[in-house]
RNA sequence: CCUUGAGACUAGGGGAGCCCCGGCAGAGGGCUGAGAGGCCAACGGCGCUUGCAGGCGCGGCGUGGCGACCCUUCGAACCUGAUCCAGUUCAUGCUGGCGUAGGAAAGUUGUUCGCCUCUUUC
Numbered sequence: 001c002c003u004u005g006a007g008a009c010u011a012g013g014g015g016a017g018c019c020c021c022g023g024c025a026g027a028g029g030g031c032u033g034a035g036a037g038g039c040c041a042a043c044g045g046c047g048c049u050u051g052c053a054g055g056c057g058c059g060g061c062g063u064g065g066c067g068a069c070c071c072u073u074c075g076a077a078c079c080u081g082a083u084c085c086a087g088u089u090c091a092u093g094c095u096g097g098c099g100u101a102g103g104a105a106a107g108u109u110g111u112u113c114g115c116c117u118c119u120u121u122c
Base pairs, nucleotide, nucleotide: 006112007109008108009107010106011072012071013070014069017031018030019029020028038066039065040064042063043062044061045058046057047056048055049054078103079102080101084097085096086095087094
C1' cells in the first nucleotide's frame, strides 16, 4: 500500500412447534431451541347499541405495525420436496437423512469488537 473482514449503522428476509390441564380459548406447567407470538384495536371481522351516521367492546379470528431472536449471496436464517424416510420420545423437524437438491433477503464504514501477556496508575 492492496485485499480480506470482527464490530457498528441503515435497509431487508424469516419462524413461532409438540405435550399436560381446561367444554373451547386463555392463564399456568413441561420438552427442544437463538427464538415457540410480547405489545398495539390501525384495517378487516365478530358482538352490543343507534332511525342512520356513529359509539362501545373482543380470550388478537385474519392482515398489518412495533419489539425480541436469528439470518442477509463466503446465504442450512427460512421455504419447497413433506401427510417424506430411518431412529428416538408422553408427543413433536426431537435427532439424522433428504442436501455437492431447488428456492431465498445488502449497502456504507473498516478493528470502532473480543481474548491473552506485560507495564503503569488508583

This is a predicted structure of a 122-nucleotide RNA (TPP riboswitch aptamer (THI element)) from a Pseudomonadota bacterium. The prediction has a mean pLDDT of 76. It was read from a public genome assembly, where an Rfam model found it.